[in-house]
Molecule: c-di-GMP-I-GGC riboswitch aptamer
Organism: Symbiobacterium sp.
This record gives sequence, C1' cells and structure tokens, in this order.
RNA sequence: GACGAUAAAGGCAAACGCAUCGAAAGGUGCGGACGCAAAGCCACGGGUCUAAGACCAUAUGGUUAUGACAGCCGGGUUGCCGCAA
Repeated sequence: GACGAUAAAGGCAAACGCAUCGAAAGGUGCGGACGCAAAGCCACGGGUCUAAGACCAUAUGGUUAUGACAGCCGGGUUGCCGCAA
C1' cells in the first nucleotide's frame, strides 16, 4: 500500500416515538437499534426525492432546483485498530 477477525479500545445509529425547523423532500435534538470498517467529511459524475418560486395550462394538472439524500452507485479527501491470507 492493499486487505480485514466471533480480536481489543472506542465510534456511528435504520425503522419507529416525542419535540422542533421547513411549502415539501428533508434537517436537528432526545429516546431507540436495523445495521455499518469509513454509516467521518465533500453534491464532482450518475441516480433518487421534493416543487415554495417561476413558466405553461385552466380540471385540484404539467415542467423546472436555486431545495434535499453521503445509510443508492461511483469519485475525491481525512482517519482508529492489526489475527489470517
């Protein structure tokens, strides 16, 4: 460097509930653990979600990210531990 335990020391926390922010998607805090070796960080590429505003339509519709998701897949970047191969 790469890889990785039924190892050690620690870490994170899905669903769900409550509170709160938000138009929503979703975020944050507390509880809670399905899982995770980057489930630390970055929206760079792809993807997904939302549609306030704007535009079109006039049927309660459609288009659109400047809004989100890093626990969807790549990529970048930083990092704890060290059996075996």